[in-house]
RNA sequence: UACAUCAUAAUGCCGAAUCCUUACGGUAGGGGAAAACCACUAGAUACAUAGGGGUGAAUCCGCGUCAGCGGAAGGGCGUCUAAUCCUCUUCGCCCGAACCCGACAGCUAAUCCCCGAGGCAUCAGGCCGGGCGGUC
Numbered sequence: 001u002a003c004a005u006c007a008u009a010a011u012g013c014c015g016a017a018u019c020c021u022u023a024c025g026g027u028a029g030g031g032g033a034a035a036a037c038c039a040c041u042a043g044a045u046a047c048a049u050a051g052g053g054g055u056g057a058a059u060c061c062g063c064g065u066c067a068g069c070g071g072a073a074g075g076g077c078g079u080c081u082a083a084u085c086c087u088c089u090u091c092g093c094c095c096g097a098a099c100c101c102g103a104c105a106g107c108u109a110a111u112c113c114c115c116g117a118g119g120c121a122u123c124a125g126g127c128c129g130g131g132c133g134g135u136c
Stems, first nucleotide, its partner, number of pairs: 010122005019026002029115005038106001051104001052101004059072005074095005
């Protein structure tokens, strides 16, 4: 000096999931259950546990040798446009899972219950200062 690997700080991403505390515990933030009103709800026959519901972007369609492949609804990041945020626009790269309740839940005030995790990228960049422009 170069390359590779590991780790830490830092920066950043998905997500509600951050912060305080020696700990217990609390907390930003997030979810569920639960009246009235409203909504749904006629009857008969047939079929059917192939129930129904919740968190989440993650649901649907086609093909299939049933491993998977392709696509769409939807979602995330970067980028162009944009004074900033939000949103829109251009282009690019990805996701399009998983888990839970246990016969049962529309909405829903009071009220009650619960979560407040996990995973990943970069790693000489990051921070500070100055200048220019815009808005107030």